[in-house]
RNA sequence: CGACAGAGCUUUGGAGACACCCAUUGAAUUGGGGGCCGAAGGUGCAAGCGUGAAUACGCAAAACUCUCAGGCAAAAGGACAAAGAUCAUCAU
Numbered sequence: 001c002g003a004c005a006g007a008g009c010u011u012u013g014g015a016g017a018c019a020c021c022c023a024u025u026g027a028a029u030u031g032g033g034g035g036c037c038g039a040a041g042g043u044g045c046a047a048g049c050g051u052g053a054a055u056a057c058g059c060a061a062a063a064c065u066c067u068c069a070g071g072c073a074a075a076a077g078g079a080c081a082a083a084g085a086u087c088a089u090c091a092u
Base pairs, nucleotide, nucleotide: 002090003089006087007086009084010083011082012081013080018034020033021032022031023030035072036071037070041068042066044064048059049058050057051056
């Protein structure tokens, strides 16, 4: 000085879903029941690859799937996206 993907950090944006029932509380406080959401995290697997004589087994992605965890006023959290500097990697 350059490249591109990666990591966390900072700033900004950032969805969904109960005005339910019972008890309780000063209170959207707490507990239980029912209903609901999909975007922290986690579960499951397609092509493909590998093993096997074979049903099959192993590896294997997501915003799909499940709803375990989480969530259903605001705040917080929030996948993901943009910008910034930093670190690491590669090259000269």